[in-house]
Glycine riboswitch aptamer from Bacillus oleivorans, 108 nucleotides, folded computationally.
The RNAcentral record of the sequence draws on Rfam.
Of the family's consensus pairs, 91% are formed in the model.
Lineage of the source: Bacteria > Bacillati > Bacillota > Caryophanales > Bacillus.
It matches the Rfam family "Glycine riboswitch aptamer". Its family is annotated with glycine biosynthetic process in the Gene Ontology.
Model confidence (mean pLDDT): 77 of 100.

RNA sequence: AUGACAGCAAGGGGAGAGACUGCAGGUAGUCCUUGUACUCGAUUGUGGCGCCGAAGGAGCAAGCGGUGUAAAACCGUGAAUCUCUCAGGCAAAAAGACUCUUGCUCGA
Numbered sequence: 001a002u003g004a005c006a007g008c009a010a011g012g013g014g015a016g017a018g019a020c021u022g023c024a025g026g027u028a029g030u031c032c033u034u035g036u037a038c039u040c041g042a043u044u045g046u047g048g049c050g051c052c053g054a055a056g057g058a059g060c061a062a063g064c065g066g067u068g069u070a071a072a073a074c075c076g077u078g079a080a081u082c083u084c085u086c087a088g089g090c091a092a093a094a095a096g097a098c099u100c101u102u103g104c105u106c107g108a
């Protein structure tokens, strides 16, 4: 069983925190002057300081199991959107825990 739980696919919603800064790097613009000039420094790489928690990762309360005379103590196990901040992130986009809809699968 008019299909729980779970998985997959498509679509919708979905927070936080410097468009900070050094260096490298020339997409571009200006000119009676074409330069070792001036303006502007995107995207990217790397370093610094500050910050965020909702990919992932790590930590643990009760409970449970073990040792133990023991309700002591110790060991193991033990969830989260909690804690940490390794990783990741701090304009937009993308990503995004979680969640909703539809379809398919599974079958308690």
Stems, first nucleotide, its partner, number of pairs: 006105008018049001020048005026040001028039003031035001050090003056086001057084003063077005